Large-subunit ribosomal RNA, domain V from a Bacillota bacterium, 583 nucleotides, folded computationally.
Its Rfam family is "Bacterial large subunit ribosomal RNA".
Taxonomically the source falls in Bacillota (Bacteria, Bacillati).
Model confidence (mean pLDDT): 85 of 100.

[in-house]
Context: one part of a larger RNA
RNA sequence: CCCGCGGCAAGACGGAAAGACCCCGUGAACCUUCACUACAGCUUUGCACUGGAUUUUGAGCGUUCUUGUGUAGGAUAGGUGGGAGGCUGUGAAACCGGGACGCCAGUCCUGGUGGAGCCAACCUUGAAAUACCACCCUGGAACGCUCGAGGUUCUAACCUCGGACCCCUAUCGGGUUCAGGGACCGUGCAUGGUGGGUAGUUUGACUGGGGCGGUCUCCUCCCAAAGAGUAACGGAGGAGCACGAAGGUACCCUCAGCGCGGUCGGAAAUCGCGCAGUGAGUGCAAAGGCACAAGGGUGCUUGACUGCGAGACGGACAGGUCGAGCAGGUGCGAAAGCAGGUCUUAGUGAUCCGGUGGUUCCGAAUGGAAGGGCCAUCGCUCAACGGAUAAAAGGUACUCCGGGGAUAACAGGCUGAUACCGCCCAAGAGUUCAUAUCGACGGCGGUGUUUGGCACCUCGAUGUCGGCUCAUCACAUCCUGGGGCUGUAGUCGGUCCCAAGGGUAUGGCUGUUCGCCAUUUAAAGUGGUACGCGAGCUGGGUUUAGAACGUCGUGAGACAGUUCGGUCCCUAUCUGCCGUGGG
Numbered sequence: 001c002c003c004g005c006g007g008c009a010a011g012a013c014g015g016a017a018a019g020a021c022c023c024c025g026u027g028a029a030c031c032u033u034c035a036c037u038a039c040a041g042c043u044u045u046g047c048a049c050u051g052g053a054u055u056u057u058g059a060g061c062g063u064u065c066u067u068g069u070g071u072a073g074g075a076u077a078g079g080u081g082g083g084a085g086g087c088u089g090u091g092a093a094a095c096c097g098g099g100a101c102g103c104c105a106g107u108c109c110u111g112g113u114g115g116a117g118c119c120a121a122c123c124u125u126g127a128a129a130u131a132c133c134a135c136c137c138u139g140g141a142a143c144g145c146u147c148g149a150g151g152u153u154c155u156a157a158c159c160u161c162g163g164a165c166c167c168c169u170a171u172c173g174g175g176u177u178c179a180g181g182g183a184c185c186g187u188g189c190a191u192g193g194u195g196g197g198u199a200g201u202u203u204g205a206c207u208g209g210g211g212c213g214g215u216c217u218c219c220u221c222c223c224a225a226a227g228a229g230u231a232a233c234g235g236a237g238g239a240g241c242a243c244g245a246a247g248g249u250a251c252c253c254u255c256a257g258c259g260c261g262g263u264c265g266g267a268a269a270u271c272g273c274g275c276a277g278u279g280a281g282u283g284c285a286a287a288g289g290c291a292c293a294a295g296g297g298u299g300c301u302u303g304a305c306u307g308c309g310a311g312a313c314g315g316a317c318a319g320g321u322c323g324a325g326c327a328g329g330u331g332c333g334a335a336a337g338c339a340g341g342u343c344u345u346a347g348u349g350a351u352c353c354g355g356u357g358g359u360u361c362c363g364a365a366u367g368g369a370a371g372g373g374c375c376a377u378c379g380c381u382c383a384a385c386g387g388a389u390a391a392a393a394g395g396u397a398c399u400c401c402g403g404g405g406a407u408a409a410c411a412g413g414c415u416g417a418u419a420c421c422g423c424c425c426a427a428g429a430g431u432u433c434a435u436a437u438c439g440a441c442g443g444c445g446g447u448g449u450u451u452g453g454c455a456c457c458u459c460g461a462u463g464u465c466g467g468c469u470c471a472u473c474a475c476a477u478c479c480u481g482g483g484g485c486u487g488u489a490g491u492c493g494g495u496c497c498c499a500a501g502g503g504u505a506u507g508g509c510u511g512u513u514c515g516c517c518a519u520u521u522a523a524a525g526u527g528g529u530a531c532g533c534g535a536g537c538u539g540g541g542u543u544u545a546g547a548a549c550g551u552c553g554u555g556a557g558a559c560a561g562u563u564c565g566g567u568c569c570c571u572a573u574c575u576g577c578c579g580u581g582g583g
Base pairs, nucleotide, nucleotide: 001583002582003581004580005579006578007577008576010575011574012573014570015569022404023403024402025401027400028399029396030395031394032393035201036200037199038198039197041194042193043192045190046189047188048187049186051154052153053152054151055150056149057148058147059146060145061144062143063142064141065140066139068137078136079135080134081133082132085119086118087117094113095112096111097110098109099108100107101106158181159180160179162178163177164176165175166174167173204216205215206214213233217239218238219237220236221235222234240385241283242342243341247301248300249299250298251297252296253295255279257275258274259273260272261271281290282289284347286345287344288343305328306327307326308325311322312321313320317386330339331338332337353379354378355377356376357375358374359373361372362371411458412456413454414453415452417451419447420446421445422444423443424442428438429437465540466538467537468536470532471529472528473527474526475525478503479502480501481498482497483496484495485494486493505519506518507517508516509515546564547563548562549561550559551558552557
């Protein structure tokens, strides 16, 4: 060096299972509910199957009869019209009794006695007689008709899982007959309610993983790199309007602040003089503007017009922006002229659907109409603001599928803020004295052991804490060895330098690493090795399915809260290592 055999399991990110954790999908399934929308079920009401009688009560209509003091006035004049006479022996006035109404003054009805009169224009009044007749109004009474509502009652629909009898294999069913209930119940159609009982679904995106939080449209500034544009969960602020004057035009005016002077009167009110060039003001944030004013006034006014629009800016599209000029009619101005809102840039919402006004448009044979079109206008915090629907929340540890190392948890990597270690400066402490020792305020490094950041390999799987077993390396050395300084007398120490040869605990508690305690020891080192080591062991913890407590939640359920329980597979091909044999 080659080839075996027996072993061990450190590696082959070993084998097994298209990761179950995490995220994503306009995926799925179950479960919940005060998510949405349906449906069953329950229920309300109407009509039908559904009939008789009686009584109470309501509405409408008809007939008859009644009912009506505001004051002035013989007095409880409802309105209007006709009207000069009407009522009475079919019994007037008056008197007695009863009843009704009542703003107690009286009016009306009725029975009896009675026996021949009683009213009307008269005077007052806006209106003249209930003297008489007709039509009505307000409230009421009686009767009739129609339509309801309630009560009681009947039996003939309908019901009986009550009795008897018959058909009959019959505790089915049917028939007959009694009894009971009864126009209820029940059923059909329509209708309002209720309705996780059931069903179908929804439950946004961005995001230095996801969730929680925040945000989502528009305006201004910076970032933005001197054209435009330009991102981030970069840094700062605003808008979701207002105004008939705060618009148009003609003509005028000039601010804030400061100094000095001046009654009440002041730091600051109004007044005068001067300085003062924009620091004032601009309806509202900022920027850019504006004193020739876009700022402040006064007069007159409605151009905050209708029909257009050459040409441009900007821009994926849809939208957005500027605009001279022409026609019509208008305001201001002597005129030239200016005026199609406001110093400018925010003050917003496509389409569908529907409303309103107009219209010389269409109008299913024709004329109309219905309904459309066109013009004008209205209705969205459709604010997740280019708006999926008119209409929508949650749980899953019982879970499932498709994917992702496009994206988290372990480990590694990069980084090194944080951490640890060291150094520089030296204020100070150290009685005195910065540097025996300690070292503020600051500064500079190293390491890759902490907590992190990033998301680079791995999600068609890199098993995760601790213990056991077995280790191996570094040295920033715990012991043992050698030295310097000392605020080292000695014994003990402090601090620094050299040094990795060897060594470096047993118990109690806890799943613990750690830690505390007990007792030893020369010492009971600090770290790396996938926080060494589960194809070596364990499985107490964490981290499935069961169950419970506390808390949260309406609930399903949830909790770096707790608690009891809970399947750890692999016969070694290669590398490696140990032992052994042959060539």